[in-house]
Context: one part of a larger RNA
RNA sequence: CUGGGUGUAAAGGGAGCGUAGACGGAUGAUCAAGUCUGAUGUGAAAGCCUGGGGCUCAACCCCGGAACUGCAUUGGAAACUGUUCAUCUUGAGUGCCGGAGAAGUAAGCGGAAAUUCCCAGGGUAGCGGUGAAAUGCGUAGAUAUUAGGAGGAACACCAGUGGCGAAGGCGGCUUACAGGACGGUAACCGGACGUUGAGGCUCGAAAGCGUGGGGAGCAAACAGGAUUAGAUACCCCUGGUAGUCCACGCGGUAAAACCAUAAUUACUAGGUGUUGGGCAGCAAAGCUGUUCGGUGCCGCAGCAAACGCAAUAAGUAAUCCACCUGGGGAGUACGUUCGCAAGAAUGAAACUC
Numbered sequence: 001c002u003g004g005g006u007g008u009a010a011a012g013g014g015a016g017c018g019u020a021g022a023c024g025g026a027u028g029a030u031c032a033a034g035u036c037u038g039a040u041g042u043g044a045a046a047g048c049c050u051g052g053g054g055c056u057c058a059a060c061c062c063c064g065g066a067a068c069u070g071c072a073u074u075g076g077a078a079a080c081u082g083u084u085c086a087u088c089u090u091g092a093g094u095g096c097c098g099g100a101g102a103a104g105u106a107a108g109c110g111g112a113a114a115u116u117c118c119c120a121g122g123g124u125a126g127c128g129g130u131g132a133a134a135u136g137c138g139u140a141g142a143u144a145u146u147a148g149g150a151g152g153a154a155c156a157c158c159a160g161u162g163g164c165g166a167a168g169g170c171g172g173c174u175u176a177c178a179g180g181a182c183g184g185u186a187a188c189c190g191g192a193c194g195u196u197g198a199g200g201c202u203c204g205a206a207a208g209c210g211u212g213g214g215g216a217g218c219a220a221a222c223a224g225g226a227u228u229a230g231a232u233a234c235c236c237c238u239g240g241u242a243g244u245c246c247a248c249g250c251g252g253u254a255a256a257a258c259c260a261u262a263a264u265u266a267c268u269a270g271g272u273g274u275u276g277g278g279c280a281g282c283a284a285a286g287c288u289g290u291u292c293g294g295u296g297c298c299g300c301a302g303c304a305a306a307c308g309c310a311a312u313a314a315g316u317a318a319u320c321c322a323c324c325u326g327g328g329g330a331g332u333a334c335g336u337u338c339g340c341a342a343g344a345a346u347g348a349a350a351c352u353c
Base pairs, nucleotide, nucleotide: 004324005323006322007307008306012321014203015202016201017200021196022195023194025088026087027086028085029084031082033081034080035077036076037075038074039073040072041071042070049065050064051063052062053061054060091193093189095185096184097183098182104177105176106175107174108173109172110155116150117149118148120146121145126137127136163170164169208250209249210248211247212246213245217244218243222239223238224237225236263319264318265317266316267315270298271297272296273295274294275293276292277291278290279289280288281287282286302309303308326353327352328351335346336345337344338343
C1' cells in the first nucleotide's frame, strides 16, 4: 500500500460557509472518450507451460505448439458511465399565508429581591466563625434592627430529560435592526440549480495578553489563623491583589469543545411522554383519530467482544471528507508558519519494553 476499522479497545476534524475535486434525479436523441467485439501489425531469442524426440535414465539437449494477459492502427456495437442537444418535475430552491422560540446585535429601562459601603435613629456587649478553635470586627458603640443614600454584578418564582442556535452557547422588561427553522398552500415561479468538501475563509467556553474604563460580591497570588510530628499544602477560617464586568483589539485552545457517536440521502415492528404546527370527528373548555417538524423513555428484527444501539441506529445501503495502525520516548526535538507574549499549528527519530 492493500485489507480492516473509528460510542467505551488506537481512531470523527471544536463548528460552519465554501473553492478545486469526487459523486449525482426522470425521458428522448447525439457522438463514441471509457466499455465490448472483429481484423492487421508488433509483442526478439532463450526460459516457464505443453505435445513429441535424442544421450542406457535423469539432469541436459533438439523440434513443434501454446502463451506473452500489452501497445498501435483500423472496421463495428451503443446497454451502462461520459459528451452535446431537447424536454420533465418528484430532489434542491423561490413566492404567498400562519403561528412558536433564553438564537444574534445595539440602545434604554426595572425592583417591597440579595450582598457590600456611607449617613442618621434607637440600642448594649458582644459579633463572627468552626469538627473544635483562633486570627478578625466591636465600648472611638459593632452584630441584630429601622429609615435614607451610593455602587457594581446577577436577573428568584415562571423553569420543564421545555425552547432556540452550526458549534461555542443563549434566561428580568421594552424598543430598533436583522438571521434561521417549522407548518400550510398543487392558486406561484423556475427547472437538477444537488450532496460532500482537500486547501481557504469565518465563528469559536474559560483562563490569558494589550490599551482605556469599572470594581459590590467572589477570588488565583499573597498575609494571617488553624490542622499536623512537621504542613513553605489539600480541606476549614479571617483578610486580600490580579481577574471576574464594559469598550476595542489579540489569542484559537479544551478537561469530558461529549451524544466520547462527522455530513447528506433512502429504507427497516411497535408502545408511551413532551414540544411547535396542520387536518378530520364529537355539541363545547376538551377528548379521540391522523399527519409533518423537534425532543425523551421503553422495545422487535438486525447489529455488537460485551455493555448496549435500536426510525434522533451503533440496523440495511450509497456518496464524500476527516482520522487510526502496539506501549513508552512524545504531542517531545528539529525545521517551517502564526502570535506582543503565553504559546498554537504541523510533527519525527535514536533508544527501549
Annotation: This is a predicted structure of a 353-nucleotide part of an RNA (small-subunit ribosomal RNA, central domain) from an uncultured bacterium. The prediction has a mean pLDDT of 81. The RNAcentral record of the full RNA draws on ENA and SILVA.